[in-house]
RNA sequence: UGCUUAUCGCGAAAGACGGAGGGAAAAGGCCCUACGAUGUCUUGGCAACCCGGGAAUUAGGCCGGGUGCCACAUCCUACCACGAAGGAAUCAACCCGAGUGGAAAGAUGAGCA
Numbered sequence: 001u002g003c004u005u006a007u008c009g010c011g012a013a014a015g016a017c018g019g020a021g022g023g024a025a026a027a028g029g030c031c032c033u034a035c036g037a038u039g040u041c042u043u044g045g046c047a048a049c050c051c052g053g054g055a056a057u058u059a060g061g062c063c064g065g066g067u068g069c070c071a072c073a074u075c076c077u078a079c080c081a082c083g084a085a086g087g088a089a090u091c092a093a094c095c096c097g098a099g100u101g102g103a104a105a106g107a108u109g110a111g112c113a
Stems, first nucleotide, its partner, number of pairs: 001113008013043005021032003027077003044070003048067006074105001079102004086096002
């Protein structure tokens, strides 16, 4: 780097450095940010996966370790399907529409190449 697979709802603080934008890509929104963001480090915490131990036999709930994570659902939308009330149109159908589901993409873990 690529492939496969699981999860992505909830959860989780402070200090130091630094000094301008940032929240994955492109687009539209919405938010955070000199009351110092993004990022790096330290401590702390959360608990998704893996390993070891213990426990146990419908399992798991504990301990230690390896990653990960600690603003807003993966911040939301898009692509596809369904689509309430209502609106528009009106013989009807089509259209807008909260929301629901699926995919795509992304992030993380594990395995393989």